[in-house]
Context: one part of a larger RNA
């Protein structure tokens, strides 16, 4: 100087408390451990591994296993040679591949042509070069997690100290903040904080189609449907607006705090992006790059099939429930955001349905996905393992795809399991939040209870900081560095 303390003082955070909803019990989904296996590829392991890499394992992916093959190799450059190769068809084979048939180059310049030179394409050869998701993240770059959006981390000069170092950065107040004020052997400065950026909330201006429809006219079963309008909504650009600016009180006359006015909004308005010096030899050699090591008829490459989907168990994360604030049936409403040409796909017809036929329109404020659901109204069920719950299994189907056996999703009929609110323990959340309800997107042929977004309905509670956890500042002890 740090680190640590079941030392002290002060302060903060859904840290506790106060509340609301869960997890832990059940079934299923998913990840992991373990076990099994020819293989169940690899990585990730307290917080910060475990719906994580994977934003999509039937083949492919794929790195694993079994078997069949190749050896300058699956790809690229340079060099040499050739003019054919491929596509298509036939045969053998699981295919890779092998054999045969068919077809047989092209462009530019010069030239009458033959041909010559150069380029493109394809094949072959040979050499230089290959290849490796093999090892080492404790050799590395890059990227990332975490403490933590915590308020800290430092420097120049000066001063003090033999020195390590201190001072500044401590102190009195204040703040979300090393934020600001005051004081002070310090005076300044940098990286962080804040602001500048995006979004949302109010108003104005500009603009008015594909959006909108108040007035006028037309028109319909209905309808901005048409003429029209530029008011409204909205769209998207430019501005205004909030600064403790104003008033009062407190305060040290300061910084600031509290109350009030005005205001759509008030003291950082809400949300996001933004992550200092560093810590964890944290994570990643399987994104990529890269040193070293290893491998070279194999640890490389091609192919078929299998596996990653196994199942006595154990754990994490979720979904669906156990019902009446509910289930079922009928009727009636109201979103936002996003996506669409190898695409979204309307009306209409067929099917109980998944879906099929059909193709209008739309490169989309124009057309479509798109009837949002919870909700409201009416009826029914009457506390029952039930008209709750839907696992499991049987049969019959639909769709995607070369192909759904291992191993897809969905539909119909039948079947109807566990489950009556969950031990010890444990998690999230302070407001348009929790809870609850549906909708969209990425990936994607197909496949979502996951992930990323979107809106609808919409709470309860916070006395307080003694205690648990984490963190900050000062101080004290130390046999630790």
């Nucleotide at each position: 100087u740090g680190a640590c303390g079941g030392g002290g003082a002060c302060c903060c955070g859904c840290a506790c408390a106060a509340g609301c909803g869960g997890u832990g019990g059940a079934g299923c989904a998913u990840g992991u451990g373990g076990u099994u296996u020819a293989a169940u590829u690899c990585g990730a392991c307290g917080c910060a591994a475990c719906g994580c890499g994977a934003a999509g394992a039937a083949c492919c992916u794929u790195a694993c296993c079994u078997g069949g093959g190749c050896u300058a190799g699956a790809a690229u450059g340079c060099c040499u040679c050739u003019g054919a190769c491929a596509a298509c068809c036939c045969u053998a084979g699981a295919g890779a591949u092998a054999g045969g048939g068919c077809c047989u180059u092209u462009c530019a310049u010069g030239g009458a042509a033959a041909c010559a030179u150069g380029g493109a394409c394809a094949g072959a050869g040979u050499g230089c070069a290959a290849g490796g998701u093999g090892c080492u993240g404790c050799a590395u770059g890059g990227c990332u997690g975490u403490c933590g959006u915590c308020a800290g981390c430092u420097c120049g000069u000066g001063u003090c100290g033999u020195g390590a170092g201190a001072u500044g950065u401590u102190g009195g107040g204040u703040u979300a903040a090393g934020u600001c004020c005051c004081g002070c052997a310090a005076c300044g400065a940098g990286c962080g904080c804040a602001a500048c950026c995006c979004u949302u909330g109010u108003c104005g201006g500009u603009a008015g189609u594909u959006a909108c429809u108040a007035a006028c006219g037309g028109g319909u079963c209905a309808a901005g449907c048409c003429g029209a309008g530029g008011a409204c909504u909205c769209u998207a650009c430019c501005g205004a607006g909030a600064c403790u600016g104003c008033c009062g009180u407190u305060g040290a006359u300061a910084a600031a705090a509290c109350g009030g006015a005005g205001g759509a909004a008030g003291g950082u308005g809400g949300g996001g992006a933004u992550g200092a010096c560093g810590u964890c030899a944290a994570g990643u050699c399987c994104u990529c790059a890269u040193g070293g090591c290893c491998u070279u008829c194999a640890u490389g490459c091609c192919c078929a099939g299998g596996g990653c989907u196994a199942c006595a168990c154990a754990c994490g994360u979720g979904c669906u429930a156990c019902a009446a604030u509910g289930g079922c049936a009928g009727g009636c409403a109201c979103a936002g955001a996003a996506c669409g040409c190898c695409g979204c796909g309307a009306a209409c017809c067929c099917g109980c349905g998944a879906g099929g036929g059909g193709g209008a329109g739309c490169c989309a404020a124009u057309c479509g996905u798109c009837g949002a659901a919870a909700g409201c109204c009416u009826g029914u069920c009457u506390c029952a393992g039930u008209u709750c719950g839907g696992a499991u299994c049987g049969c019959a189907g639909u769709c995607u795809g070369c192909a759904a056996c291992u191993c897809g999703a969905c539909u119909g009929c039948g079947u109807g399991a566990a489950g009556c609110u969950g031990g010890a323990a444990u998690c999230g959340c302070u407001a348009g939040u929790a809870a609850u309800c549906g909708c969209g997107g990425a990936u994607c042929a197909g496949c979502a209870c996951g992930c990323c977004g979107c809106g609808g309905u919409g709470a309860a509670u916070a006395c307080g900081u003694u205690c648990c956890c984490g963190g900050g500042u000062c101080u004290u002890g130390u046999a630790c560095a």